Overview
c-di-GMP-I-GGC riboswitch aptamer from an uncultured bacterium, 75 nucleotides, folded computationally. The coordinates come from a structure-prediction model, not an experiment, and the mean pLDDT is 85.

RNA sequence: GCUGAAAAGGGCAAACUGCCCGCGAGGGCAGGACGCAAAGCCACAGACCUCAUGUAGGACGCUGGGCUGCCAGCC
Numbered sequence: 001g002c003u004g005a006a007a008a009g010g011g012c013a014a015a016c017u018g019c020c021c022g023c024g025a026g027g028g029c030a031g032g033a034c035g036c037a038a039a040g041c042c043a044c045a046g047a048c049c050u051c052a053u054g055u056a057g058g059a060c061g062c063u064g065g066g067c068u069g070c071c072a073g074c075c
Stems, first nucleotide, its partner, number of pairs: 001074004011036002016031006034061001040067003044064003048058003051054001
């Protein structure tokens, strides 16, 4: 630098449920695991979603981009 078939130590946690916050999209915590090799971080571009419609907000577990990182294999 490339790759993620197998393996190990591990990690995250969809739907759903409970409590709380928010007009809402949605968010926090706990339970729970469908999945994930960046499902770690950033709303930067596109697409999407919401409302009280504007110098508004949400969402990175949609695609692309940026930054960072574990293990293994190969060069």

The model forms 90% of the base pairs in the Rfam consensus. Rfam family: c-di-GMP-I-GGC riboswitch aptamer. Gene Ontology term of the family: cyclic-di-GMP binding.